[in-house]
RNA sequence: GCGGCAGAGUCGGGGUGCGGCGCAGCCGCUGAGAUGAUACCCGUGAACCUGAUACGGUCAGUACCGGCGUAGGAAACUCAACUGCCGCGCAG
Repeated sequence: GCGGCAGAGUCGGGGUGCGGCGCAGCCGCUGAGAUGAUACCCGUGAACCUGAUACGGUCAGUACCGGCGUAGGAAACUCAACUGCCGCGCAG
C1' cells in the first nucleotide's frame, strides 16, 4: 500500500425441549436462548429445519456425543472515518 474479516445501519430468518407437582400455573434440569422477550441466536465461512414418533451411547429425563452428512432445504444489502486481527506485495 492492497484485500478480507470483526464492527455499524436498516431489513430479514429461527427455536422454545425434558422432568415433578396441588397442573389458570408453580418448581427443577441442560443451554446463548426453553413462547412473545424484539430477549437470545443467525443471515451463505449458515442460526435453524427435513429425514426422525428414527439408530447407537449417555441421563432421573431431556439436553449432550456419534453415525445419518461431501444428504436435501434455509434468511442480505450498504458503509465515510477510526480501531483490532489475518493474508499478500513493496521499501528500509
TPP riboswitch aptamer (THI element) from Neisseria chenwenguii, 92 nucleotides, folded computationally. Its Rfam family is "TPP riboswitch aptamer (THI element)". Rfam describes the family as follows. Vitamin B(1) in its active form thiamin pyrophosphate (TPP) is an essential coenzyme that is synthesised by coupling of pyrimidine and thiazole moieties in bacteria. The organism belongs to Neisseria, within Bacteria.